Model confidence (mean pLDDT): 76 of 100.
Predicted 3D model of a 287-nucleotide RNA (Bacterial RNase P class A) from a Bdellovibrionota bacterium.
Of the family's consensus pairs, 92% are formed in the model.
A source record names the gene rnpB.
Its Rfam family is "Bacterial RNase P class A". Rfam classes the family as a ribozyme.
Lineage of the source: Bacteria > Pseudomonadati > Bdellovibrionota.
RNA sequence: CGAGAAGGACAGGUUAUCGCGGGGAAACCCGAGGAAAGUCCGGACACCAUAGAGCAGCGUAGCGGGUAAUGCCCGUCCACCGUGAGGUGAGGACAAGUGCAACAGAAAGCAAGUACAGUUCGGCUGUAGUGAAACCAGGUAAACUCUACGUGGUGCAAGCUCAAAUAGGCCAAUGUUUUACUGCGGCUCGCAGGAAUUGGCGGGUAGAGUGCUUGAGCGGAUCAGUAAUGGUUCGCCUAGAUGAAUGAUGACCCUAGACAGGAUCCGGCUUAUGGCCUUCUCGGCUU
Numbered sequence: 001c002g003a004g005a006a007g008g009a010c011a012g013g014u015u016a017u018c019g020c021g022g023g024g025a026a027a028c029c030c031g032a033g034g035a036a037a038g039u040c041c042g043g044a045c046a047c048c049a050u051a052g053a054g055c056a057g058c059g060u061a062g063c064g065g066g067u068a069a070u071g072c073c074c075g076u077c078c079a080c081c082g083u084g085a086g087g088u089g090a091g092g093a094c095a096a097g098u099g100c101a102a103c104a105g106a107a108a109g110c111a112a113g114u115a116c117a118g119u120u121c122g123g124c125u126g127u128a129g130u131g132a133a134a135c136c137a138g139g140u141a142a143a144c145u146c147u148a149c150g151u152g153g154u155g156c157a158a159g160c161u162c163a164a165a166u167a168g169g170c171c172a173a174u175g176u177u178u179u180a181c182u183g184c185g186g187c188u189c190g191c192a193g194g195a196a197u198u199g200g201c202g203g204g205u206a207g208a209g210u211g212c213u214u215g216a217g218c219g220g221a222u223c224a225g226u227a228a229u230g231g232u233u234c235g236c237c238u239a240g241a242u243g244a245a246u247g248a249u250g251a252c253c254c255u256a257g258a259c260a261g262g263a264u265c266c267g268g269c270u271u272a273u274g275g276c277c278u279u280c281u282c283g284g285c286u287u
Stems, first nucleotide, its partner, number of pairs: 001283008010274001012253007020031004033259001037270002040268005045155004057151005062076005077091001078089004092146002097144002099140002114128005159210004169201006181193004217236008254257001
C1' cells in the first nucleotide's frame, strides 16, 4: 500500500427569537431512536378460563453457564467453510415400528437368486464381481415416528372508576273494571281508547378519569467471574400525547450530518442506515 476479519462508540454542537406538548402558583424545568420500524420470539401487567393430572397440537434439542424469561446471550466440544484472522450449524434417537434411496449390480431389505469351487446336497460354506454399504447392529428423522423439556386463551381499543341519555329490571307512593289519565280546539255532558303515573334505586351509552410511566431504569466506582452476567456503593430523574406535541428562522463553529418519529412497558432477534476509531489476518513493496 492492497484485500479482508472481528469489535466499539457516535448519530452535528452552542446560542437567540417565535411556535407546539407536559409539569409548576410563578420564576422556570422537561420534551423521541439506535433502530422509536417489522410485530418475529420472550416476559411484566390485565381480564377470561381453570379441582388436580394427562392426551392431542405447537415449539425447542451436543455439553455447561447466564437471565424475570426466551427460539436470546456467553463459554466450550464436534462437523463443515476459509491460506488465515475468523465464520456457519434444526448438532437427541434409525440395537421400537413404518417409509425412502440415483448409478452400478443377479440381488439394496425378506423376495428373487449370478459365476466358480467345496459340500453333510440345505442358498449350506468359501471366493469372485458391483457398490459408501451385500443376507446384516449399512444410510436417511428441515421422512413419519420415538425420547426429553417447555407451552391455557386473548391483548392497554387489556382492564378499572365516575357518569347526561335509552331499553328492560327492582322498591315506594297514588291509582286500577270502567276510576285516574288520553283523544274529540276551551268548559259540561256524551262517545271512543284505557292501566298505569310519579319518585328513588339500579343500569350503563355519549363523555370524563384511571391504567400511563420510578423502571428486571440510567451513569460512575469497586468486587466476583475466561465471558455472558451478578453483588455492593455513590449520583441522576430522562416524553406521556389522544384529529395525537418535539418545529421554523438567524448567528458562530466542526466542515455539509444517512436511516428515520413514541402510543402500556421491558428483554431479544431481524431489517434500514452515515461516516469514525481500535485490534487482528493474508499478500506485495521498502529498510